A computed fold for a 493-nucleotide part of an RNA from a wastewater metagenome, annotated as large-subunit ribosomal RNA, domain I. Its Rfam family is "Bacterial large subunit ribosomal RNA". Gene Ontology terms of the family: ribosome and structural constituent of ribosome.

Context: one part of a larger RNA
RNA sequence: UGCAUGUGGUGGAUGCCUAGGCGAUUACAGGCGAUGAAGGACGUAGUAGCUUGCGAUAAGCAUGGGGGAGUCGGCAAACAGACAUUGAUCCCAUGAUUUCCGAAUGGGGAAACCCGACCAGCAAUGGUCACUCAGAAAUGAGAGCGAACGCGGAGAACUGAAACAUCUAAGUACCCGUAGGAAAAGAAAUCAACCGAGAUUCCGAAAGUAGUGGCGAGCGAAAUCGGAGGAGCCAUGUAGUGUUAUAGUGACGAGAGAGUAGAACAAGCUGGGAAGCUUGACCGUAGAGGGUGAUAGUCCCGUAUACGAAUUCCGACAUUAAGAACUAAGCUACAAAGAAGUAGGGCGGGACACGUGGAAUCCUGUCUGAACAUGGGGGGACCAUCCUCCAAGGCUAAAUACUCGUAAUCGACCGAUAGUGAACCAGUACCGUGAGGGAAAGGCGAAAAGAACCCCGGGAGGGGAGUGAAAUAGAACCUGAAACUGCAUGCAU
Numbered sequence: 001u002g003c004a005u006g007u008g009g010u011g012g013a014u015g016c017c018u019a020g021g022c023g024a025u026u027a028c029a030g031g032c033g034a035u036g037a038a039g040g041a042c043g044u045a046g047u048a049g050c051u052u053g054c055g056a057u058a059a060g061c062a063u064g065g066g067g068g069a070g071u072c073g074g075c076a077a078a079c080a081g082a083c084a085u086u087g088a089u090c091c092c093a094u095g096a097u098u099u100c101c102g103a104a105u106g107g108g109g110a111a112a113c114c115c116g117a118c119c120a121g122c123a124a125u126g127g128u129c130a131c132u133c134a135g136a137a138a139u140g141a142g143a144g145c146g147a148a149c150g151c152g153g154a155g156a157a158c159u160g161a162a163a164c165a166u167c168u169a170a171g172u173a174c175c176c177g178u179a180g181g182a183a184a185a186g187a188a189a190u191c192a193a194c195c196g197a198g199a200u201u202c203c204g205a206a207a208g209u210a211g212u213g214g215c216g217a218g219c220g221a222a223a224u225c226g227g228a229g230g231a232g233c234c235a236u237g238u239a240g241u242g243u244u245a246u247a248g249u250g251a252c253g254a255g256a257g258a259g260u261a262g263a264a265c266a267a268g269c270u271g272g273g274a275a276g277c278u279u280g281a282c283c284g285u286a287g288a289g290g291g292u293g294a295u296a297g298u299c300c301c302g303u304a305u306a307c308g309a310a311u312u313c314c315g316a317c318a319u320u321a322a323g324a325a326c327u328a329a330g331c332u333a334c335a336a337a338g339a340a341g342u343a344g345g346g347c348g349g350g351a352c353a354c355g356u357g358g359a360a361u362c363c364u365g366u367c368u369g370a371a372c373a374u375g376g377g378g379g380g381a382c383c384a385u386c387c388u389c390c391a392a393g394g395c396u397a398a399a400u401a402c403u404c405g406u407a408a409u410c411g412a413c414c415g416a417u418a419g420u421g422a423a424c425c426a427g428u429a430c431c432g433u434g435a436g437g438g439a440a441a442g443g444c445g446a447a448a449a450g451a452a453c454c455c456c457g458g459g460a461g462g463g464g465a466g467u468g469a470a471a472u473a474g475a476a477c478c479u480g481a482a483a484c485u486g487c488a489u490g491c492a493u
């Protein structure tokens, strides 16, 4: 030095686990904000820090409920000191307080700071003072934030066409405006085809069809049929009539926001420990699930089931009462009205599945420009016939889209290099002037019983002793692979 055997170190794979994720389903909720939001800064506990809560009334105050024995949140124990059956802590509801910044709004500003005026008050102190719109004023409204979904405005390129220019990607991404719990659309100047249908929306088919297209790449309908859902309406003036649609109030019922009750097992054996095994029982509208020193229907929490609200919120269907006054639905009569720089046209664009094409239809930058029910639009150039509808005003639930969030449940989803970037104090540490980028890091044990005391040592660390089922479970802690590396023995050189 090599090989072998044994035994260690190092290392943290593997196995097991789950506190966290991922994906769904159902129901709810779908907003918050000048009564100052979202988000923060700074404070706040007897004791330093972080976190949670809270706001100078500061881990809290008041009231009304629930609940019933301990409590003073967590990391995180200890000390000190308090509270509590005269009902604390805790849970629910409603209030009070709620510094400073932030739309931030008295003015300013390098956010959490600086500087004012006026009013009230002896003072301490309290209050008012931004802008826009409406209004004579009093006063009212607006603003800002928020995950996706909606509507509108503006609008790429990479890419594909095996190059590339029309085309495609795509009216996508991104940006802007703005709304709602949905939005948008919507009661035919619609389709159809000589038969007829009867608002809109969404799904399935029609159909990758008809078409469109450097007829390339590609793009791509509609009628019609089957379903989901279904709902229709309004209008100007005057006069009259009239009683309950709606709003509002009360009652009833269902629900949400704390909770309450809730059946039934023992012995022996093994073991550190029984829920395991053996024997004999019991409950079950409960044998879902979780926990307990190993695998528990009957030990604990629960589960099936049955109940529950002072106060607050919501409220489908349904019900009652009042029309005196104001407002108003409905009805009747009369008078009227029934949409003009519009429809259409020329030029230039855009949207329609349809790229200018034979190009109808829709929108309009520009120039023009009717009829008016004895009228007008459409039926894919255009004309006639015929059919059908009535534009240039408005409202309208449901079926549809989405999930920042709440509650419950589920998974031939992951199991710590996986699953969220984040199971752990993570959008943290750290990097960057900044926009921005962005980690690593889980596991003693059933219980800390976390090793008193003694010894070596300056300590670190170790040896005894003790705890424990186990300490090669000792906090650098479950298991503990490999690489790498010691020691002992044997063999070889």
Base pairs, nucleotide, nucleotide: 001492002491003490004489005488006487007486008485009484015478016443017442020414021413022411023410024409025408026407027406028405029403030402031145032144039101040100041099042055043054044053046079049075050074051073061095062094063093064092065091066090070083071082072081106115107114108113116129117128118127119126120125131142132141133140134139149180150178151177152176153175160167164214190197191196201228202227203226204225205224211219212218232395233394234393236335237334238333239332240331241330243328255313256312259307260306261305265280266279267278268277269276281298282297283287289301290300291299344368345367346366347365348364349363350362351361354380375390376389377388378387379386430437431436450477453464454463455462456461
RNAcentral holds the full RNA, with entries from SILVA. The coordinates come from a structure-prediction model, not an experiment, and the mean pLDDT is 82.